This is a predicted structure of a 155-nucleotide RNA (glmS glucosamine-6-phosphate activated ribozyme aptamer). It was read from a public genome assembly, where an Rfam model found it.

[in-house]
RNA sequence: AUUUAUAUUUUAGCGCCAGGACAGCUUUUUUAGCUGUUGACGAGGUUAGAACUUAUCGAAGUAUUCGGCGGAUGGUUCUAUGGCUUGGCUAAAGUCAGUAUGUAUUAACAAAAACUAAUAGUAAUGUUAGAACAAAUUUAAUACAAUUUAGCUUU
Numbered sequence: 001a002u003u004u005a006u007a008u009u010u011u012a013g014c015g016c017c018a019g020g021a022c023a024g025c026u027u028u029u030u031u032a033g034c035u036g037u038u039g040a041c042g043a044g045g046u047u048a049g050a051a052c053u054u055a056u057c058g059a060a061g062u063a064u065u066c067g068g069c070g071g072a073u074g075g076u077u078c079u080a081u082g083g084c085u086u087g088g089c090u091a092a093a094g095u096c097a098g099u100a101u102g103u104a105u106u107a108a109c110a111a112a113a114a115c116u117a118a119u120a121g122u123a124a125u126g127u128u129a130g131a132a133c134a135a136a137u138u139u140a141a142u143a144c145a146a147u148u149u150a151g152c153u154u155u
Stems, first nucleotide, its partner, number of pairs: 014070004019066001020038007041058003047080007081097005087153006101145008115130006
């Protein structure tokens, strides 16, 4: 340095369950008790702090992906840090967040569940494998807009 195994930690569209729904068992009321299952499918997403806020995007479905609690990388405002706007420096202003201007258009990249099969379970249902299909974000190109002010300094 590499490989393998084990343990721990991290892992956040994430975790949990007092309601609901569903399954099994009990048996005498059953509008019950007990034990369980389910309770959001992935994509995308963090400069630091504070406050506020029902935190982005689509898929499936029309049955509960209902309801609730906690958390959270979203958004807005403020502060700080940093980048950019110049030949250079400082300050202000603007804008953005280490791919560090914005908007629009076009193009590119691209999912899982549902489904099928296997498997575990008495069952609700879970796990694994396989194929199809998004949008936003992002990136690139083009167009438009912005690329400022003051002082100092260099040529």